[in-house]
Context: one part of a larger RNA
RNA sequence: CUGGGCGUAAAGCGUCUGUAGGCGGGUGUGUAAGUUGGAUGUGAAAGCUCCAUGCUCAACGUGGAGAGGCCAUACAAUACUGCACGCCUAGAGGGGGUCAGAGGAGUGUGGAAUUUCCGGUGUAGCGGUAAAAUGCGCAGAUAUCGGAAGGAACACCAGUGGCGAAGGCGGCACUCUGGGGCCCACCUGACGCUGAGAGACGAAAGCUAGGGGAGCGAACUGGAUUAGAGACCCUGGUAGUCCUAGCCCUAAACGCUGAAUGCUAGGUGUGGGGGCGUAGAGCCUCUGUGCCGGAGCUAACGCGAUAAGCAUUCCGCCUGGGGAGUACGGCCGCAAGGUUAAAACUC
Numbered sequence: 001c002u003g004g005g006c007g008u009a010a011a012g013c014g015u016c017u018g019u020a021g022g023c024g025g026g027u028g029u030g031u032a033a034g035u036u037g038g039a040u041g042u043g044a045a046a047g048c049u050c051c052a053u054g055c056u057c058a059a060c061g062u063g064g065a066g067a068g069g070c071c072a073u074a075c076a077a078u079a080c081u082g083c084a085c086g087c088c089u090a091g092a093g094g095g096g097g098u099c100a101g102a103g104g105a106g107u108g109u110g111g112a113a114u115u116u117c118c119g120g121u122g123u124a125g126c127g128g129u130a131a132a133a134u135g136c137g138c139a140g141a142u143a144u145c146g147g148a149a150g151g152a153a154c155a156c157c158a159g160u161g162g163c164g165a166a167g168g169c170g171g172c173a174c175u176c177u178g179g180g181g182c183c184c185a186c187c188u189g190a191c192g193c194u195g196a197g198a199g200a201c202g203a204a205a206g207c208u209a210g211g212g213g214a215g216c217g218a219a220c221u222g223g224a225u226u227a228g229a230g231a232c233c234c235u236g237g238u239a240g241u242c243c244u245a246g247c248c249c250u251a252a253a254c255g256c257u258g259a260a261u262g263c264u265a266g267g268u269g270u271g272g273g274g275g276c277g278u279a280g281a282g283c284c285u286c287u288g289u290g291c292c293g294g295a296g297c298u299a300a301c302g303c304g305a306u307a308a309g310c311a312u313u314c315c316g317c318c319u320g321g322g323g324a325g326u327a328c329g330g331c332c333g334c335a336a337g338g339u340u341a342a343a344a345c346u347c
Stems, first nucleotide, its partner, number of pairs: 004318003007301002012315001014201004021194003025088007033081002035077003039073003048066007091191001092188003095184005103177007110154001115149007125136002162169002206247006215241002220236001222234002258314006266292011296303002320347003329340004
């Protein structure tokens, strides 16, 4: 250096942008670095192969011949790779037109409901459970009507519907803003793919400071249950949940399936476009998203053009169980902790 793997057995980084690096479309000319060819030189001895021979054989030794790899020099070849200079348009990007969308940020605003407060009516219960009790209520509760305050979430629409790289995103209006599909084929002319490090984003919980606090509700309190009950059930209830600014950086961050490109039967549903049409359900096509299924793949389950099929490029990762995602050290963090990551020992 070489192997086999990564949906469920160990194994795809949570996601993206991108540096180095690796890899890279068609065509022409040149070059000849890689590559190829023979030539010359070199390739000590030992070793290796062959022949002969010596120890009784062999190992071993001796003699002879041969081979071999790299290398150097000049010459030659030019398919591929590289390099140089052109050209091309199928990749990529731009332009014009058009479309859908809970994509993101900010500002404002709406109704239903819960709770609390004020007032009216009204009287003895309410609440809660399997049943109860704690709790609330004659200082007038529950119920009901009117008014007010405040916070949070947005019923129906709503859909294996949509958008986003992922996390995620759902009342309505406006402002700012990212991405995507389709049609035209006008422009650039390989500008591409991947991506070690790096950077950015990253649910919930948690942390710092300041606000806010309706409902819910870790901790906590009480009531039940029970042998006990540190729980499940019930009455309360603080952090938190919400906002602003800043941290944290984890997850069953899941499709347990990295990204990109090309190729390989069909059927059916659905979102967004384009074309045709008898303008009616229909047909064709591009792009998403589901289900079923063929070949093929798979240990099986299953996957099956959204591949886990057939191939190529690049990255990440795995190598028996436990010890252990731990210790030590480094880096990061206010902390909680995160990340990187062993060994002894043991089966």
This is a predicted structure of a 347-nucleotide part of an RNA (small-subunit ribosomal RNA, central domain) from a metagenome. Model confidence (mean pLDDT): 89 of 100.